[in-house]
Overview:
Predicted 3D model of a 349-nucleotide part of an RNA (small-subunit ribosomal RNA, central domain) from an uncultured bacterium. The prediction has a mean pLDDT of 89.
Context: one part of a larger RNA
RNA sequence: CUGGGUGUAAAGGGAGCGUAGACGGUUGUGCAAGCCAGAUGUGAAAGCCCGGGGCUCAACCCCGGGACUGCAUUUGGAACUGCGUGGCUUGAGUGUCGGAGAGGCAGGCGGAAUUCCUAGUGUAGCGGUGAAAUGCGUAGAUAUUAGGAGGAACACCAGUGGCGAAGGCGGCCUGCUGGACGAUGACUGACGUUGAGGCUCGAAAGCGUGGGGAGCAAACAGGAUUAGAUACCCUGGUAGUCCACGCCGUAAACGAUGACUACUAGGUGUCGGGUAGCAAAGCUAUUCGGUGCCGCAGCAAACGCAAUAAGUAGUCCACCUGGGGAGUACGUUCGCAAGAAUGAAACUC
Numbered sequence: 001c002u003g004g005g006u007g008u009a010a011a012g013g014g015a016g017c018g019u020a021g022a023c024g025g026u027u028g029u030g031c032a033a034g035c036c037a038g039a040u041g042u043g044a045a046a047g048c049c050c051g052g053g054g055c056u057c058a059a060c061c062c063c064g065g066g067a068c069u070g071c072a073u074u075u076g077g078a079a080c081u082g083c084g085u086g087g088c089u090u091g092a093g094u095g096u097c098g099g100a101g102a103g104g105c106a107g108g109c110g111g112a113a114u115u116c117c118u119a120g121u122g123u124a125g126c127g128g129u130g131a132a133a134u135g136c137g138u139a140g141a142u143a144u145u146a147g148g149a150g151g152a153a154c155a156c157c158a159g160u161g162g163c164g165a166a167g168g169c170g171g172c173c174u175g176c177u178g179g180a181c182g183a184u185g186a187c188u189g190a191c192g193u194u195g196a197g198g199c200u201c202g203a204a205a206g207c208g209u210g211g212g213g214a215g216c217a218a219a220c221a222g223g224a225u226u227a228g229a230u231a232c233c234c235u236g237g238u239a240g241u242c243c244a245c246g247c248c249g250u251a252a253a254c255g256a257u258g259a260c261u262a263c264u265a266g267g268u269g270u271c272g273g274g275u276a277g278c279a280a281a282g283c284u285a286u287u288c289g290g291u292g293c294c295g296c297a298g299c300a301a302a303c304g305c306a307a308u309a310a311g312u313a314g315u316c317c318a319c320c321u322g323g324g325g326a327g328u329a330c331g332u333u334c335g336c337a338a339g340a341a342u343g344a345a346a347c348u349c
């Protein structure tokens, strides 16, 4: 390389949009590039294969045939692929009607709680722990009442509930806005799937500029613990956490499971629709779309998966190929930096 693989052994890109490319529903017709058949030429000799012969045999040599799976020309064929053209409606999309949702962005509003400030009441403790101490407090703390300030987060509802491509999204109201789903079957007529490069989004931490700062809290300081304690526990506490704009581009970015399509026993919850029946908030049957559990066949090294497949098939992309060295070095690209991306070898077992 071929092959075999990628839930957990090495291996699915963090996610989406989409370019080239690859692949592509059904039917009529034309062409004949691929494809199939025939013919002709060529495919040197030697070698190779088969048959025969000559050296005593063999190696070796000679003769005949085959093969040389190819190329070119030409005559036909039209099933399949392709190309052109004309249709179709099941794939895909549009329209109309309908309900669901923490989907996104912006603005406004609300209550509980923590902290701080002011004032009242009140007096000697409070706080903290395994036990303590540091700390706070007679300059009146803790507790409690009233008022005020400010920031951040939204208890209950809350649910293997919902929405989103992923990251993620949770108080209430308003505006703008994306997607999915059901019903209908009016419209377009294959417009599809995937997607190397590319572009966009992308938790937390971190970075830049300017704000903000209640609580929490890396670093740091102190008190304990301990043989020590650069920790675990306690008292403090700065970046940060929050906002705006701009970077970063990584995660156990996980379902450790790429996207799409079709097919393959059942049972039972739940969410959003539809249809039918029962008079009905409800129940039963059925159907479409999600989300869970159990389980047959099958698969699997086992664990387990099992219509939300890790089953049976197909298309396309990504990735793996012993451990260490190493996600390192070098080079390149990106970044303000931190660093990210790409990514070896020697050597060694």
Base pairs, nucleotide, nucleotide: 003321004320005319006318007303008302012317014201015200016199017198021194022193023192025088026087027086028085029084030083031082033081034080035077036076037075038074039073040072041071042070048066049065050064051063052062053061054060091191092188093187094186095184096183097182098181103177104176105175106174107173108172109171110154115149116148117147118146119145120144121143125136126135162169163168206247207246208245209244210243211242215241216240220236221235222234223233258316259315260314261313262312263311266294267293268292269291270290271289272288273287274286275285276284277283278282298305299304322349323348324347331342332341333340334339